Predicted 3D model of a 348-nucleotide part of an RNA (small-subunit ribosomal RNA, central domain) from a Candidatus Acidiferrales bacterium. The RNAcentral record of the full RNA draws on SILVA. Rfam family: Bacterial small subunit ribosomal RNA.
[in-house]
Context: one part of a larger RNA
RNA sequence: CUGGGCGUAAAGGGUCUGUAGGCGGUGCGGCAAGUCGGAAGUGAAAUCUCAGGGCUUAACUCUGGGGCUGCUCCCGAAACUGCCGUGCUCGAGUGUGAGAUAGGCGAGUGGAAUUGCAGGUGUAGCGGUGAAAUGCGUAGAUAUCUGCAGGAACAUCCGAGGCGAAAGCGGCUCGCUGGAUCACAACUGACGCUGAGAGACGAAAGCUAGGGGAGCAAACAGGAUUAGAUACCCUGGUAGUCCUAGCCCUAAACGAUCAGGACUUGGCGUGGGCCCUGUACGGGGCUCGUGCCGAAGCUAACGCGAUAAGUCCUGCGCCUGGGGAGUACGGUCGCAAGGCUGAAACUC
Numbered sequence: 001c002u003g004g005g006c007g008u009a010a011a012g013g014g015u016c017u018g019u020a021g022g023c024g025g026u027g028c029g030g031c032a033a034g035u036c037g038g039a040a041g042u043g044a045a046a047u048c049u050c051a052g053g054g055c056u057u058a059a060c061u062c063u064g065g066g067g068c069u070g071c072u073c074c075c076g077a078a079a080c081u082g083c084c085g086u087g088c089u090c091g092a093g094u095g096u097g098a099g100a101u102a103g104g105c106g107a108g109u110g111g112a113a114u115u116g117c118a119g120g121u122g123u124a125g126c127g128g129u130g131a132a133a134u135g136c137g138u139a140g141a142u143a144u145c146u147g148c149a150g151g152a153a154c155a156u157c158c159g160a161g162g163c164g165a166a167a168g169c170g171g172c173u174c175g176c177u178g179g180a181u182c183a184c185a186a187c188u189g190a191c192g193c194u195g196a197g198a199g200a201c202g203a204a205a206g207c208u209a210g211g212g213g214a215g216c217a218a219a220c221a222g223g224a225u226u227a228g229a230u231a232c233c234c235u236g237g238u239a240g241u242c243c244u245a246g247c248c249c250u251a252a253a254c255g256a257u258c259a260g261g262a263c264u265u266g267g268c269g270u271g272g273g274c275c276c277u278g279u280a281c282g283g284g285g286c287u288c289g290u291g292c293c294g295a296a297g298c299u300a301a302c303g304c305g306a307u308a309a310g311u312c313c314u315g316c317g318c319c320u321g322g323g324g325a326g327u328a329c330g331g332u333c334g335c336a337a338g339g340c341u342g343a344a345a346c347u348c
Base pairs, nucleotide, nucleotide: 004319005318006317007302008301012316014201015200016199017198021194022193023192025088026087027086028085029084030083031082033081034080035077036076037075038074040072041071042070048066049065050064051063052062053061054060091191092188093187094186095184096183097182098181103177104176105175106174107173108172109171110154115149116148117147118146119145120144121143125136126135162169163168206247207246208245209244210243211242215241216240220236221235222234223233258315259314260313261312262311263310266293267292268291269290270289271288272287273286274285275284276283277282297304298303321348322347323346330341331340332339333338
């Protein structure tokens, strides 16, 4: 190499776009590179193999046959692959129309609540806990009413619901903008799938600069608890959390399940669109999505079961005992933190 695998045992890349490459629907005609048949040349000897012979046998060796799975060239075949030409419409896309949507970006705006400030009422407590204390309060707190300020997040609606490639997205309005779905079947005519490298996006935390700062809150301080308590509980509280610009690039980035395509009994929900209907608060059908239960089948079992982990095809990624170790070294990226790539000795 030939293998066997990747939901949970080791193993699907965080996600997408896409270069090279690999793979690719259907009819007809042509070519003959792959492919197949035949012929010729070559394929040294030894080795191999078969038959026979020679050393007493064997190893060894001699003779003859075969073979040397290959290469070159010629003739032929044309199903399949390929190439060329010409068609087709089911794949893919376009068009027209329609509705759905927390998809993205920007601007504006609303109310509730927390906190603070000012003022009114009012008086001795408030707060907090298992119980307390730290803390706040007669310089008038807590409570209550009015006003103002500011920041962040959007209760109910809210759904096993929707949208997005993933990360993720939720008050309302407007502007710009992406994708999907359904109906029609008018148009293009295989324009497709995957995708090593590459590029883009990528929660939170973190970093740089400038703003902002209500609440919350690493660090930190104090009070408790305790044998101790660098914790859990309590009172405070700074980075941070928010915005703008630029980095970082990780995750239990999970469905722990790569992408695309085809095929394979059923039942019950739910979201979008369309169609039919004679009992229209109903019933039925098609389709795209999203859930539950389950036939066959699969699975070590658990479970999966048309949203497959079933039956197959194409392409990519990855695994190969545990520890050492996602470490060291080197390379590369980063301001840093660190990321990516990624061993071995040794040991069980």